[in-house]
RNA sequence: CCGCGGAAGAGAUCGGCACGGCCUUUGGGUCCGCCGACGCCGAAGGCGCAACCGCCCCGGAAACGCUCAGGCCAUAGGACCGCGG
Numbered sequence: 001c002c003g004c005g006g007a008a009g010a011g012a013u014c015g016g017c018a019c020g021g022c023c024u025u026u027g028g029g030u031c032c033g034c035c036g037a038c039g040c041c042g043a044a045g046g047c048g049c050a051a052c053c054g055c056c057c058c059g060g061a062a063a064c065g066c067u068c069a070g071g072c073c074a075u076a077g078g079a080c081c082g083c084g085g
Base pairs, nucleotide, nucleotide: 001085002084003083004082005081006080011038013037014036015035016034017033020031021030022029023028039072040071041070045068046066047065048064052060053059054058
């Protein structure tokens, strides 16, 4: 690095827009998409401190911190762990 498996957290909140699906007592409800708002998460990435580490005065640096990005039903993603090459 590749393959397989496991893998958490946080609003399926509110408002608006628009097409379609479903239900309907035809009043309406609901699902999906986009935008905005506020509230949150931290385990892609990034940044910071620096525990720690090394070939040691020079380097490498976290699961700690910050949330720019990312994420907050599911899906996907996912640090890290296990097995194989």

Predicted 3D model of an 85-nucleotide RNA (Glycine riboswitch aptamer) from a soil metagenome. Its mean pLDDT, the model's own confidence on a scale to 100, is 78. The sequence is in RNAcentral, with records from MGnify.